[in-house]
RNA sequence: GGAGCGGGCCGGACGGCCGCGCGUCGAGGGGAGACCCUCGCGUGAGGAAAGUCCGGGCUCCACAGGGCAGGGUGCCUGCUAACGGCAGGGCGCGGCGACGCGACGGAAAGUGCCACAGAAAAGAAGACGCCCCACGCCAUGAGCGCGGAGCAAAGCUGAAACGGUGCGGUAAGAGCGCACCAGCGUCGUGGAGACACGGCGGCUUGGCAAACCCCACCCGGAGCAAGGGCGAAUAGGAGCGGUCAAGGCCGGCCCGGCCGUCGCUCGGGUACGCCCGCUCGAGGCCGCCGGCGACGGCGGUCCCAGAUAGAUGGUCGUCCACGACAGAACCCGGCUUACAGGCCCGCUCCGGAC
RNA sequence: UCCUCGGUAGCUCAAUUGGCAGAGCAUUCGGCUGUUAACCGAAGGGUUGUAGGUUCGAGUCCUACCCGGGGAGCCA
Repeated sequence: GGAGCGGGCCGGACGGCCGCGCGUCGAGGGGAGACCCUCGCGUGAGGAAAGUCCGGGCUCCACAGGGCAGGGUGCCUGCUAACGGCAGGGCGCGGCGACGCGACGGAAAGUGCCACAGAAAAGAAGACGCCCCACGCCAUGAGCGCGGAGCAAAGCUGAAACGGUGCGGUAAGAGCGCACCAGCGUCGUGGAGACACGGCGGCUUGGCAAACCCCACCCGGAGCAAGGGCGAAUAGGAGCGGUCAAGGCCGGCCCGGCCGUCGCUCGGGUACGCCCGCUCGAGGCCGCCGGCGACGGCGGUCCCAGAUAGAUGGUCGUCCACGACAGAACCCGGCUUACAGGCCCGCUCCGGAC
Repeated sequence: UCCUCGGUAGCUCAAUUGGCAGAGCAUUCGGCUGUUAACCGAAGGGUUGUAGGUUCGAGUCCUACCCGGGGAGCCA
């Protein structure tokens, strides 16, 4: 200098004027009061506020206990309020490398599927074949035909053919024997574990579980229109059905428990009026300590939107690299997706110079 | 906020337990007719919403994303 990998951060800046939401703030004014108005001061979107895909808090309902169904997760250990997240590690795959990716339990528990082709698609089988024996034929051959016994090497099909390669062995063959490799079982060693390494054994058990399923673990339901208070209006109405058990409820079901009423439909009302919930929180920043790390502990410091038709905008000036994706609605932790451009740190490979 | 369904040819819809993506209408061409319509025959037309994965093989199974439809809530 070139090419690349990983991580962190920013996401137009400054000023003037006008405007908007919020406030246990200050001043003035109005009102009996609740409160309202004006001015000032303070404050006012994001890294994803998004998708609503997971997890938790919070709230209400349910909850003696047990079982079934359903859903989810899936190498190991840890972190955490929890997680399908994160960290570290193992194994596999990719890359020269930094590093990246992985739905990564079980197919010798069972069931199912494997189109076409092919003999055969899974407890093996034998069409094309190989070899031996017996017989027959004439063209006397490494011949043909037929019968019997043995075999699965070679050929053929396929995505996949019942371990692979080689040597021995045999009539031909075969884990039949041996060596190495893959797999399985078992033992030993190391490790907390996933797993790794080594010895031994009989030789071998196809693939699919993002097919049903099995195993292990987790999960009660609903969601701030939760829920509570104030208040308005109407028809606290009508019909049908079930019903002392064969009913209903216990927000999937059963045992079980409880109840006297329950379900559905139609109709009606309305103020999507007001207040609380509502924003100080598993909170941000800094430092020290523990830990490889995720993270935890301690100390200090800061207060940082709370609307309810929904505020954060307009305009002027200066400057630059000329401005992307995008707008809170109960709150957090994640994941995923979108994103103009820019900054910083660490690392790898290649080339050159010293 | 929650629940649920769907996306296949220009349009409306099929496709069995994963195994060659099809039908009707429309379009084009040919025939019939003096001509048109109807009718008869033939042809073209698809990255199955997008991207990735599982599988020998995906419209179908899984994941993420995009677009569209429907429903529920208060008094109660």